This is a predicted structure of a 1395-nucleotide RNA (small-subunit ribosomal RNA) from an uncultured bacterium. Its mean pLDDT, the model's own confidence on a scale to 100, is 81. The sequence is in RNAcentral, with records from Greengenes. Its Rfam family is "Bacterial small subunit ribosomal RNA". Gene Ontology terms of the family: structural constituent of ribosome and ribosome.
[in-house]
RNA sequence: UAUAGUUGGAUCCUGACUCAUGAUGAACGCUAUCUACAAGCUUCAAACAUGCAAGUCUACGGGCACCACUAGGUAGCAAUACUGAUGUGGCCCACCGGCGCACGGGUGCGUAACGCUUAUCCUACCUUCCCGAUACUCUUGGAUACCCUUCCGACCGGGAGAUUAAUACUAUAUGGUGUUACAAUUCCGGCAUGUCAUUAGAAACUAAAGAUCCAUCCGUAUCCGAUGGGGAUGCGUGACAUCACAUAAUAGGCGGCGUAACGGCCCACCUAUUCUACAAUGUCUAGGGGUUCUGAGAGGAAGGUCCCCCACACUGGAACUGAGACACGGUCCAAACUCCUACAGGAGGCAGCAUUGACGAAUAUCGGUCAAUGGUCGGAAUACUGAACCAUCCAAGUAACGUGAACGAUGAAUGUUCUAUGGAUUGUAUCCUUCUAUUAUACGGGAAUACCACCUCCCACUUGUGGGAGCUUGUAUGUACCGUAUGAAUAACCAUCGGCUAACUCCGCUGCCAGCAGCCGUAGUAAUACCGACGAUGCGACCGUUAUCCGGAUAUAUUGGGUAUAAAGGGAGCGUAUACAGCAUGUGAACUCACUAGUGAAUCGAUGCGGCUCAGACGCACCACUGCACUAGAUACUGGCGUCCUUGAGUGCGGUUGAGGUAUGUGAAUUCGUGGUGUAGCGGUGAAAUGCUUAGAUAUCACGAAGAACUCCGAUUGCGAAGGCAGCAUACUAAGCCGCUACUGACGUUGAGGCUCGAAAGUGUGGGUAUCAAACAGGAUUAGAUACCCUGGUAGUCCACACGGUAAACGAUGAAUACUCGCUGUUGGCGAUAUACAGUCAGCGGCCAAGCGAAAGCAUUAAGUAUUCCACCUGGGGAGUACGCCGGCAACGGUGAAACUCAAAGGAAUUGACGGGGGCCCGCACAAGCGGAGGAACAUGUGGUUUAAUUCGAUGAUACGCGAGGAACCUUACCCGGGCUUAAAUUGCGCUGGACAGAUUGGGAGACCAAUCCUUCUUCGGACCAGUGUGAAGGUGCUGCAUGGUUGUCGUCAGCUCGUGCCGUGAGGUGUCGGCUUAAGUGCCAUAACGAGCGCAACCCUUGCCAUUAGUUACUAACAGGUCAUGCUGAGGACUCUAGUGGGACUGCCAUCGUAAGAUGUGAGGAAGGUGGGGAUGACGUCAAAUCAGCACGGCCCUUACGUCCGGGGCUACACACGUGUUACAAUGGGAGGUACAGAAGGCUGCUACCCGGCGACGGGAUGCCAAUCCCCAAAACCUCUCUCAGUUCGGAUUGGAGUCUGCAACCCGACUCCAUGAAGCUGGAUUCGCUAGUAAUCGCGCAUCAGCCACGGCGCGGUGAAUACGUUCCCGGGCCUGUACACACCGCCCGUCA
Repeated sequence: UAUAGUUGGAUCCUGACUCAUGAUGAACGCUAUCUACAAGCUUCAAACAUGCAAGUCUACGGGCACCACUAGGUAGCAAUACUGAUGUGGCCCACCGGCGCACGGGUGCGUAACGCUUAUCCUACCUUCCCGAUACUCUUGGAUACCCUUCCGACCGGGAGAUUAAUACUAUAUGGUGUUACAAUUCCGGCAUGUCAUUAGAAACUAAAGAUCCAUCCGUAUCCGAUGGGGAUGCGUGACAUCACAUAAUAGGCGGCGUAACGGCCCACCUAUUCUACAAUGUCUAGGGGUUCUGAGAGGAAGGUCCCCCACACUGGAACUGAGACACGGUCCAAACUCCUACAGGAGGCAGCAUUGACGAAUAUCGGUCAAUGGUCGGAAUACUGAACCAUCCAAGUAACGUGAACGAUGAAUGUUCUAUGGAUUGUAUCCUUCUAUUAUACGGGAAUACCACCUCCCACUUGUGGGAGCUUGUAUGUACCGUAUGAAUAACCAUCGGCUAACUCCGCUGCCAGCAGCCGUAGUAAUACCGACGAUGCGACCGUUAUCCGGAUAUAUUGGGUAUAAAGGGAGCGUAUACAGCAUGUGAACUCACUAGUGAAUCGAUGCGGCUCAGACGCACCACUGCACUAGAUACUGGCGUCCUUGAGUGCGGUUGAGGUAUGUGAAUUCGUGGUGUAGCGGUGAAAUGCUUAGAUAUCACGAAGAACUCCGAUUGCGAAGGCAGCAUACUAAGCCGCUACUGACGUUGAGGCUCGAAAGUGUGGGUAUCAAACAGGAUUAGAUACCCUGGUAGUCCACACGGUAAACGAUGAAUACUCGCUGUUGGCGAUAUACAGUCAGCGGCCAAGCGAAAGCAUUAAGUAUUCCACCUGGGGAGUACGCCGGCAACGGUGAAACUCAAAGGAAUUGACGGGGGCCCGCACAAGCGGAGGAACAUGUGGUUUAAUUCGAUGAUACGCGAGGAACCUUACCCGGGCUUAAAUUGCGCUGGACAGAUUGGGAGACCAAUCCUUCUUCGGACCAGUGUGAAGGUGCUGCAUGGUUGUCGUCAGCUCGUGCCGUGAGGUGUCGGCUUAAGUGCCAUAACGAGCGCAACCCUUGCCAUUAGUUACUAACAGGUCAUGCUGAGGACUCUAGUGGGACUGCCAUCGUAAGAUGUGAGGAAGGUGGGGAUGACGUCAAAUCAGCACGGCCCUUACGUCCGGGGCUACACACGUGUUACAAUGGGAGGUACAGAAGGCUGCUACCCGGCGACGGGAUGCCAAUCCCCAAAACCUCUCUCAGUUCGGAUUGGAGUCUGCAACCCGACUCCAUGAAGCUGGAUUCGCUAGUAAUCGCGCAUCAGCCACGGCGCGGUGAAUACGUUCCCGGGCCUGUACACACCGCCCGUCA
């Protein structure tokens, strides 16, 4: 020492991208009251007009252009004006001379270097001015500039002559502790070359200037100091090895030149070296440091302002002068550029301060002053100074202040926005009341910063210095600051509001558009993400954006990471350098530890004080600066040098093992050849064909030839470094292990480069070639098939010698050493009689503890605990690609990037879903059966087409006789036409009227329109009706992807979950798994689970048996009466039946099997037996499944219409396609006649007995019944006759005619009846549906809707009444284990080509 978002359905990891922080010489957008401090061309070391930035000294000299004054002169009455020297003075141009110009100021081109930093050295050096010390300054000489004369010249400038001075130049003299070289002596220190010192002697050489004018300045020589510089060295100071070799003055030596000084710095000669993997050389980039930013730190990044050093001054080169330069505002040369020119030739250098244009996103005034600080010159006053101090511009930064404060709720009104319409919010906010006066404005006062120096005076002493006093000087500045007055007066914006991230709603004529976005993402008609608004949040004279750096990022990991599967162990060994390394002891002290002193500039940083009102900034002090080298000590560790030891390592001796290696020899099968036997096929495949074969194959026998490979044994076996190694025998050879403990004495481990080995394919040369077999050919398959399959077949496969050097070269696990619980199998040794048992050493395996790990897993053969060394990794793709280099005959190998692009890619595990994966189980799922559909005609629905309209919806299973359980009008939603507009209906309030309504008549298709007649009530409040205004209606218009409710389906499948506990880092798991069983997650046993819930089952309804209660409209056994006959009547409560209540069935009993649950049995009993049959009942959920047109409802849309009324039409169309049905195709039948038996339901606008009429539908009468009372009410079956296999006495469509009924109305468009007509159809292709018992099949009956009916549909009812199930291989659907790159979940994902 802080995290967070993003991979996924969810989880844990790995891993990258992104955000929040801080910073800046910044820029851009919006906005802007003020003060202080401190910044301000990061780009073109590109070009610069103009002005200024270095002069000074007359106390060095000569002089007098200039200025002032004056004698004098001229004019004037005068004041005064003009002139003015061989005069005086000056702040005196230019000149000689001295000092300075090498500082100060600017910039960062170059430079990877002793350039810089730090430390050390110079016994190898210089130093103007300055401090200190000693000594000195004698005597000469000749020139020369300026000026003057003259000449050339556009300019710049230059030539000649004459004249003159000096602190200019020059010749002597003197001279010291001077310099150079020599000789002798001795000692000290130094790594060393050497040097200091001393002695006396000798040789050569070398000084000086005056000025002011009395006290100083200046000068000369020498030494010391100080300051500044020069040189040398150690360590440190960028990137790239796709830069690996570089080097000829190069490396060294002797001797010289040169320099202030050392040195190949330079030269002559000699030698041939020298540097480099601890990175030479090369290329690219870059001024370095103090420091700055960030960071917990270690680090990382930067080097603007300020300070130190370096380098540069238009570009390149060179020297001169000087103490100092190879010189920013000096010289010369060359090049480029600009300017001037009379064309001969000249001038220039802002990277000084301002300024100009240019570049650029971008950076200020052609300002003031030398007052202070500092510098140069001077004795000094002065002078000069774009150094410096100030001011200007600029929110570019840091810090300070303000834009008001207090009180005040009825939470007012208005406005804004929202709203559930009640309200909420803006909001104590405004207003009101009371204050204050920073700031702004006006007026007044008003600083410090000043001391020095000159001059004058005083004091002290070391006698020219110090101290004091006086005099005098202010750019900033009338500034800071202070006071007075007035009055809230003069002063708030910017960004954001989906998550990260503080802050939410509405609207939009926004609708994957426009746009937003740092990442994730947002927008496709209800956007908290766009635009706008209200409100809110953050910050505040600023706020955001962009750019860049650090941080977060332990994400290059020294602190502090990894490599079996996520990126990452080299294919293996040998071995060089390097790194690391046994026991004991001695030595010395390099490393290490610690003492002392030095240095580590100032600034900066931390701390403490101080004073600017505070703060920032500033001043002072102190700490720190983790560094470097010196010094005297310690000796445990590491290292050096000795000695010793044997346990690491190696050698020896004795055994033993094996597919270890190399060479030679030798054997079953195959193919081929020859001969024999033999005859028609062989071969091959899913099925075939190509192919071989009457020229005799295949098959079979015999003989021969060739090449390659080794059956069984054979095994988690063995050997080898890896690659790899397998018939048998022999020869040569290597290694391991075991036993013994004789020898050496640390000889070891690892291993960058290097060397060697290295499967298969491949390459070269030469052999060989039986089999197999890339390429190739043919045959098949297929939409195609450059494949899979088949027939052939060449390289190759084999050998020798070379090359090549890669593999999923894998244990995806580098080598070595030590340590760390156990069990078990096996191979080779030892000891042992032993193949028993136990032990031990070395291997090869399995299972597990601790530990590790993201998990899965590893676990003495570690992926554990430690040490040493090597190799490698740092998001995915691009890419192991390109370029370069190296290797190779080639193929190719090794090394190995970037641009660009994405927000992921990936590992392990979890839950699902899926699999033409596997195992188990179930279901009319298949199979076994029965009957259908698909062919025909018709009915009905749908699609399509058509139409003015054919209203709308439903569309795999799960739409299609579905919504619709009943479209002639109505319905009706559609179309055409005609009407109405507060409306067809409901209703509040206001106003007006007393009519309206109704009736009649007329027009009209009707709605409606027009005319006439008639015309209110009242308790006086009003009611009623009509008109009108307003508020409100209406919509089968859109959205089922905004919804409620309801429904379908998986599926009546057996599943779906929870609490607590346990396991797992977690998602999750366990429970719910396993065995048995069940229709069932039904139950039993077992069990880290124990329990519970929704489902299952049961409870409910119905049906089957019995009992009991009750008997009317039902029933009638007994008794009685009666009839043609009948429970018809009395009566009965037995029976049937009705409808209430109970009982009954539970594997309860028996036998067998089984732990149990349970299963089985022609079991018993029973009406019923293993859920008795049927129904209702539908878990968590799935399909954005269906429905806004049943209803309800949010939002949007229409309002003289998308509302509403009416007439007519349409929904009924018709080339066609599909679904669902009906009727058939016939004899198990059709027709005719006769006879019998139900259940359930319905009935007053009804069902109707019975009678009459009609062939009939039906009509006319009439009766019963509001129903266990009356009515509707059977058919198949059974009996008899007929038809005799045919488009028929089958079949009934279609059509003609005649009718009946319903209804306002049967034309589009009803049903039914009769007569006639008599179509297709002779059992239906591929395919497909239903059904397991009172079921299928078959027969009729009823009901709802309804005037009638297109009903052959739907929902119910009963009658008759079968067949089959071996079984689970397969199809379909469903439950457990496993694989997965799927999760929108295989209708997934995803690869390549083309567009």